[in-house]
Molecule: small-subunit ribosomal RNA
Organism: uncultured bacterium
RNA sequence: AGAGUUUGAUCCUGGCUCAGAGUGAACGCUGGCGGCGUGGUUAAGACAUGCAAGUCGAGCGGAGGUGGCAACACCUCAGCGGCAAACGGGUGCGUAACACGUGAGUAACCUGCCUUGAAGUGGGGGAUAGCCCGGGGAAACCCGGAUUAAUACCGCAUAUGGUUAAGUGUCGCAUGGCACGAAGACCAAAGCUUGAAAUGGCGCUUCAAGAGGGGCUCGCGUCCUAUCAGCUAGUUGGAGAGGUAACGGCUCACCAAGGCUUAGACGGGUAGCUGGUCUGAGAGGAUGAUCAGCCACACUGGAACUGAGACACGGUCCAGACUCCUACGGGAGGCAGCAGUAGGGAAUUUUCGGCAAUGGGGGCAACCCUGACCGAGCGACGCCGCGUGAGUGAAGAAGGCCUUCGGGUUGUAAAGCUCUGUUGUAAGGGAAGAACCGUAGUGAUAGGGAAUGAUCACUACCUGACGGUACCUUACCAGAAAGCCACGGCUAACUACGUGCCAGCAGCCGCGGUAAUACGUAGGUGGCAAGCGUUAUCCGGAAUUAUUGGGCGUAAAGGGAGCGCAGGCGGUUUAUUAAGUCUGAUGUUAAAACACGGAGCUCAACUUCGUGAUGCAUUAGAAACUGGUAGACUAGAGUGCAGGAGAGGUGAGUGGAAUUCCAUGUGUAGCGGUAAAAUGCGUAGAUAUAUGGAGGAACACCAGUGGCGAAGGCGGCUCACUGGCCUGUAACUGACGCUGAGGCUCGAAAGCGUGGGGAGCAAAUAGGAUUAGAUAUCCUAGUAGUCCACGCCGUAAACGAUGAAUACUAGGUGUUGGAGUAGAACUUCAGUGCCGCAGUCAACGCAAUAAGUAUUCCGCCUGGGGAGUAUGCGCGCAAGCGUAAAACUCAAAGGAAUUGACGGGGACCCGCACAAGCGGUGGAGUAUGUGGUUUAAUUCGAUGCAACGCGAAGAACCUUACCUGGUCUUGACAUAUAUUUAAAAAGCUUAGAGAUAAGUAAUAGUUAUAGAUAUACAGGUGGUGCAUGGUUGUCGUCAGCUCGUGUCGUGAGAUGUUGGGUUAAGUCCCGCAACGAGCGCAACCCCUAUCUUUAGUUACCAUCAUUCAGUUGGGGACUCUAAAGAGACUGCCGGUGAUAAACCGGAGGAAGGUGGGGAUGACGUCAAAUCAUCAUGCCCCUUAUGAUCAGGGCUACACACGUACUACAAUGGCAUAUACAAAGGGCAGCUACACAGCGAUGUGAUGCGAAUCUCAUAAAGUAUGUCUCAGUUCGGAUUGGAGUCUGCAACUCGACUCCAUGAAGCAGGAAUCGCUAGUAAUCGUGGAUCAGAAUGCCACGGUGAAUACGUUCUCGGGUCUUGUACUCACCGCCCGUCAA
Repeated sequence: AGAGUUUGAUCCUGGCUCAGAGUGAACGCUGGCGGCGUGGUUAAGACAUGCAAGUCGAGCGGAGGUGGCAACACCUCAGCGGCAAACGGGUGCGUAACACGUGAGUAACCUGCCUUGAAGUGGGGGAUAGCCCGGGGAAACCCGGAUUAAUACCGCAUAUGGUUAAGUGUCGCAUGGCACGAAGACCAAAGCUUGAAAUGGCGCUUCAAGAGGGGCUCGCGUCCUAUCAGCUAGUUGGAGAGGUAACGGCUCACCAAGGCUUAGACGGGUAGCUGGUCUGAGAGGAUGAUCAGCCACACUGGAACUGAGACACGGUCCAGACUCCUACGGGAGGCAGCAGUAGGGAAUUUUCGGCAAUGGGGGCAACCCUGACCGAGCGACGCCGCGUGAGUGAAGAAGGCCUUCGGGUUGUAAAGCUCUGUUGUAAGGGAAGAACCGUAGUGAUAGGGAAUGAUCACUACCUGACGGUACCUUACCAGAAAGCCACGGCUAACUACGUGCCAGCAGCCGCGGUAAUACGUAGGUGGCAAGCGUUAUCCGGAAUUAUUGGGCGUAAAGGGAGCGCAGGCGGUUUAUUAAGUCUGAUGUUAAAACACGGAGCUCAACUUCGUGAUGCAUUAGAAACUGGUAGACUAGAGUGCAGGAGAGGUGAGUGGAAUUCCAUGUGUAGCGGUAAAAUGCGUAGAUAUAUGGAGGAACACCAGUGGCGAAGGCGGCUCACUGGCCUGUAACUGACGCUGAGGCUCGAAAGCGUGGGGAGCAAAUAGGAUUAGAUAUCCUAGUAGUCCACGCCGUAAACGAUGAAUACUAGGUGUUGGAGUAGAACUUCAGUGCCGCAGUCAACGCAAUAAGUAUUCCGCCUGGGGAGUAUGCGCGCAAGCGUAAAACUCAAAGGAAUUGACGGGGACCCGCACAAGCGGUGGAGUAUGUGGUUUAAUUCGAUGCAACGCGAAGAACCUUACCUGGUCUUGACAUAUAUUUAAAAAGCUUAGAGAUAAGUAAUAGUUAUAGAUAUACAGGUGGUGCAUGGUUGUCGUCAGCUCGUGUCGUGAGAUGUUGGGUUAAGUCCCGCAACGAGCGCAACCCCUAUCUUUAGUUACCAUCAUUCAGUUGGGGACUCUAAAGAGACUGCCGGUGAUAAACCGGAGGAAGGUGGGGAUGACGUCAAAUCAUCAUGCCCCUUAUGAUCAGGGCUACACACGUACUACAAUGGCAUAUACAAAGGGCAGCUACACAGCGAUGUGAUGCGAAUCUCAUAAAGUAUGUCUCAGUUCGGAUUGGAGUCUGCAACUCGACUCCAUGAAGCAGGAAUCGCUAGUAAUCGUGGAUCAGAAUGCCACGGUGAAUACGUUCUCGGGUCUUGUACUCACCGCCCGUCAA
């Protein structure tokens, strides 16, 4: 000293929470010792028992006892008497008060014992308790009679003296004090003891003083509440009397009517106050245990007595409650003393020892008493100190835990070896605290001074609860002594297992839904340590009540506006004063505590000595500033005079336009209204139009970030009355000023009351529409109201969300009203706007009209919700307004700005996105996939685009993962170890559905291997794609995505990447606080279009020869093949454009502006898909979720969807004839050719591992013929029959062929898909997979169109901008009701 928490991120505001210190504490776990402290915070509730205040025989009479014959001596003490019991000890109920603190006063007072001084102590009297006798009562106790003493009581004498007191002197601060004081009056006393006695000692009385102790009075200080605003009758004062120690309404009679209060009276609540204690840097805040001072109280309430002192804790009386005793008639009691008891409570000790010390009471004294006190006991309750060992010790032991299985860690830790003995145990020694007093002795002092006196000194003896304690010495053994909390961040410290939003944790944020460093356990680690954590509470952090030290435009917060009493603040100057202020001194500020410096317990805590320490009072000074007093001034403020502008206010009058209504004329079928309609009006004549009239309300144009007003607000014109403002001048006043709690006044709209008025408009209401509904929006009507007069209400986003006043602080540019000037320019005053510097602000912004710099005064704020609500009070006719909480609940709520995303916001641009076209799908039948359903199983996955002819480039068995049934258990498959056997496999036979089991002959071959047993392990298409790798889809081949440095911003971020053009493109150019760069774009690669060169077989054939045939010779020209090259670059020309980039047109060229096609997919998004391609963490199964066999299923079928094929026909079908491809495949293969079959195909046979042979006839097309619009010579489903092929095997469940059969379908609703050129459409061909099985998929060529004006709209995307309460990002967020 800060930290966590609002957000995707940021800055701010703001609350909540944490880290610190403390406690009379309590609870949980644990616990070795000592010292010093501390311990009923709750029931001022109730108390058994014991003790806590007595003492004096040297005041008195006496009773009893002991010794003694007695005299006498000694002991005890009930009573009278004296002193004490008013201290000491406890508690904090009450008390908001002179109770306490502090400082004064008492000239208004008292004071026993003690000290000092002065004076005295004479002489008498009458009683009474006790004892004795008698009596009453259960007891407590009481009554009567007789007798007796005193330091008990009462007269008398004396009076140093005191009281009363005229007067005098003196002093003071008013009353008055002090001293003296005439004459008179009044007021004392007690003895005891030592001694033979004097004497001495202790007493007694009066007075004066002192010390200490009290009483009373005053200034200042001392909690919360205004939702307590008025209180008061002895109340306030007077003069008198009484009373008191004393002043006083303290009390009383009389008189007056006062007294207190917003500087908070009165009332309510709470509370003993202080020194101090805790905290804090301090200022403060909280607190008032122990110790100390004061106060109050003593079962509750009241009262007095005694006394120096009490209205009395262990006294009295009365009343009350409670408890106890009782013979029922009456009595007794008061732990908030020390112990202790039950109770209450989270919680607080022994019914201990001693008067040895300190202190107190009594006594001449010895001594007695003392639960004050000193000590011990109990409690880790706190503080302090010590210990639980020290050194060495690596095989880095064992065990534990983790592990990548290598190791790591626990860890020099342990063991082992060496040593020490604090503490402990045992034994021995052993204090200080003791000084007094007393007794005995010796000596001295004072005085005139004797001693038996007093005082002092010395010597000896005597006195210890604690306690045989502290301490010291010796011996013994590492032996007897460590826990608690935490380990996600804050906050030091991490792993494993278990659990699986469960159990649980949590101070805040938050953790836990199968890999939890956050739960539980273990190992390890961190922190503290005889303690450690938790709970409670207080201060701090919190500048989060802000004096020090905060704020109010938008975060909470400026009153709606003005006037103004009190209050606060106040211009220039002179003199004075000394209240504030400053300086010095004095007194006080108890002790303890605290701080500093010392000292004593071995140290420390603790104890002790010295010093210091903010206040208050008194006093001496200073005079700048503030204040007071007196005077002066004119710059603030105001007045006068001369001008000026204005919807400022109030009242009266008046004007035109328009709406509506009425009357009349003209005129005829509609009008009106809306997105479209309808309700409504109209043939009884509307709307329209013309003329005349009525009535109410509002004032077009001018009109303007123009004017006026304090704000609300104010708008036709004229008149009357009236407020304020501005300018000029400088004649007058001379600080007269500013602000302003309460108070008063004004105060939009709506609303209320009474009475008018009512054209238009129009809440409510009615009807018509809209709608799922429509208590709305739209339409037709329409009442309050709107208008006037008078009276209420008193609120608004009453806003500039910005209180008023004053001063100062760059500029620029409009505008309103003045002045200077002849008029301008310009200057200046008062307003009203914009831009902008410094400055300021969290930022936005503000910026001379401040939100800047300062001063003064007022108002207001202190997390969100609850709530501007409840209640109380005030106001109001009411509506309601003002003032204004709490319980409870949340960890946020909020401001500004940033990046994105989104918008039925804007701008620009692109894409078969729309449009323009061509052809489809959706309707039919079939094929295929999916959903659903069914099933023993219909294995699993894919599910908007981006699943659905998808994984699957091919399920009859196999595949196969599914189902049923039969079998195996180290296993169908891999590796290793140990033991063991010597044969095993193929073949054949039998049983069986098969796996498998049993049997069997012969041969080769060798220990390679194979089998069996056992153990490690194998195996899993079991789970998790939300634990993963890899791969893939998609936005999207869209043009974007970023970085470095610099700059700007407090920051998130921005800039660059935006802007002007251009492009297919963040493509390029220009500009620019940016300059560069990277991944993407483009290019580089492949195919294709043209040409050249090289090469020339299996390809080719122009020339020459040859053949049925490029068949052969030959050729190397052409085609083609396959290698290498060329070519295209906006290169050239013209135009447009910023002279740029580029675009448009043209030339040349096979090709022209990326020529066409392909491959190529940025940063990222979707927890997208896949654990069933593969790999893989973790979990799960292990005679089964593994392995194997047979059969079945994946092919089911009321239904729904997707994708295709074939069609519905004449641009066609059928028949015959005939032309032209490309690219591929082929040895378990493709197969020529011939023959057989209508055919699928079969038989024989040939060539070819292929530019050679073969699949292999391309088809549409062309030519001719036929069909003639029909469910057909269209269409081919379905079904029957007969076959072919593949294959162990075509039943479930293959393809193909032939004959026969001949469904639906006549162009497809809403909706929807593809395509921009060699494309769509159409036609055929090949291949992969494959034993067989394509309408699918992947390739190939043939024929070969139409259309694009254009970007308004739909979808998707890109850039810029804007709003946002969204950021899981609009499939968002969120409001109300209802239900749970």